The RNA shown here (c-di-AMP riboswitch aptamer (ydaO/yuaA leader)) has 148 nucleotides and comes from Streptosporangium pseudovulgare. The sequence was found by an Rfam model in a public genome assembly. Model confidence (mean pLDDT): 77 of 100.
RNA sequence: GGCGUACGGACGCCGAAUCCGCGCCUUCUCAGCGGAACCGGGGACCCACCUUUCCGGGGUGAAUCGGACGCCUUUCCAUCAGCGCGCCCGUAGGGCACUUCCAGGCCCGAACCCGUCAGCUAACCCGGUAGGCGACAUGGAAGCAAGG
Numbered sequence: 001g002g003c004g005u006a007c008g009g010a011c012g013c014c015g016a017a018u019c020c021g022c023g024c025c026u027u028c029u030c031a032g033c034g035g036a037a038c039c040g041g042g043g044a045c046c047c048a049c050c051u052u053u054c055c056g057g058g059g060u061g062a063a064u065c066g067g068a069c070g071c072c073u074u075u076c077c078a079u080c081a082g083c084g085c086g087c088c089c090g091u092a093g094g095g096c097a098c099u100u101c102c103a104g105g106c107c108c109g110a111a112c113c114c115g116u117c118a119g120c121u122a123a124c125c126c127g128g129u130a131g132g133c134g135a136c137a138u139g140g141a142a143g144c145a146a147g148g
Base pairs, nucleotide, nucleotide: 011134012133013132014131018036019035020034021033022032037129038128039127040126041125042124047119056117057114058113059112060111065090066089067088069086070085071084072082073081093108094107095106096105098143099142100141101140102139103138
């Protein structure tokens, strides 16, 4: 000096998932409670829909949709079909160090929940505040903010 790993602090990204107060945690036993802020669901008149209920329906989320190939299904073969699975290529859409626009590059395009049931929706009612990552953050213009 470089690389890797672990711990702690600070900075930052996806996401609603942050902050404050009281208490607890100390040898044993018990650990939460409240508030603010942000987010989500249910829920009238009016409006919308006159349906379409097993091919159930619905919710959070950007995460939808299409195609090819393979598997599965059936008395057998082939074909067709499928509301099923796998894999690949795309795609609506989404993210990338103040915000917006333009140009360019990289990435995501999942997962889970309710349980036969829900349009919108004031009052009102109910719930969440997790988890996972990164390392000098691409350039130009305009704006804002902070500092001097």